[in-house]
């Protein structure tokens, strides 16, 4: 050093979680030539580290150590969006809009033919009652109505009689009764989203009219101010299991780089 037989290793690997801890099943990244069967998230198996059972490889491209690079993960810092909140004196300055006030300011109506105010009536508003209408039921009134089962006269025919004379009774006419139609002159009784009606009660001073007092104002618009109540924009502060550029630690696949690692038996 070459050749053969073994053995140690190995047949993916990092992250976060879970756990006292370690590893696996789950999640997530990587990667990919990356063995097979069972076990497992209110887990499953250990206590230097998955666990029982099979198989391959095997001292090096492959095992085992350390350094770069570096996907990805995790703490932690973190401008800036996003959203609520700023309380009593709505943090602060602003707009729009509605309101209320002014010893404002313009313009316009009204008023010495009587303004504000006061005082008193009566309306408008509620209750009852009457009258009216409205609408409906009974009455009245008018027509109309009965093949026989209503009446009244009943020709004709028919019955009963020796005969006089009597009975019953269809049709035809008259009348009626239920019924049915009409009509509102009328009368009663009910009902009302009624009423420039009448009366009597109560009720307010909103608004209205009208009387008497009063003696100079009073209404409207618009502009400026001020004071609320909303709505909004800038900004400042503040909360948030929301978002989130970047950033410092840290672990780190893949992938590169150095370095280390047996035993036998032969030549």
């Nucleotide at each position: 050093u070459c050749g053969u037989g073994c053995u140690a290793g190995g047949c993916g690997g990092g992250g976060a979680g879970c756990u006292u801890g370690c590893g696996g099943u789950g999640c997530c990244c990587u990667g990919u030539c990356a063995c097979c069967c069972g076990c497992a998230a209110u887990c499953c198996g250990c206590a230097c580290a998955g666990c029982g059972g099979g198989g391959c490889u095997g001292a090096a491209u492959u095992c085992c150590c350390g350094c770069c690079c570096a996907c990805g993960g995790g703490c932690c810092c973190g401008a800036g969006u996003c959203g609520g909140g700023g309380u009593u004196u709505u943090g602060u300055c602003g707009g729009g809009c509605g309101u209320a006030c002014g010893a404002g300011c313009a313009c316009g109506g009204u008023g010495u033919u009587g303004a504000a105010g006061g005082u008193g009536a009566g309306g408008u508003c509620c209750c009852a009652u009457u009258c009216g209408g409205u609408g409906g039921g009974c009455g009245c009134c008018c027509g109309u109505g009965a093949a026989c089962c209503a009446g009244g006269u009943c020709a004709g025919g028919u019955c009963c009689g020796g005969a006089a004379g009597g009975a019953a009774g269809c049709a035809g006419c008259c009348u009626u009764a239920a019924g049915c139609g009409g009509u509102g002159c009328c009368g009663u009784c009910c009902u009302c989203g009624c009423g420039c009606a009448a009366u009597g009660g109560g009720g307010u001073c909103a608004c209205c009219u009208c009387a008497c007092u009063g003696g100079a104002g009073c209404c409207g618009u618009g502009c400026c101010g001020u004071g609320c109540g909303u709505c909004u924009g800038a900004u400042c502060c503040u909360c948030g299991u929301a978002u989130g550029a970047g950033g410092u630690c840290u672990c780190a696949a893949c992938g590169g780089c150095g370095g280390g690692u047996g035993c036998g038996c032969g030549a």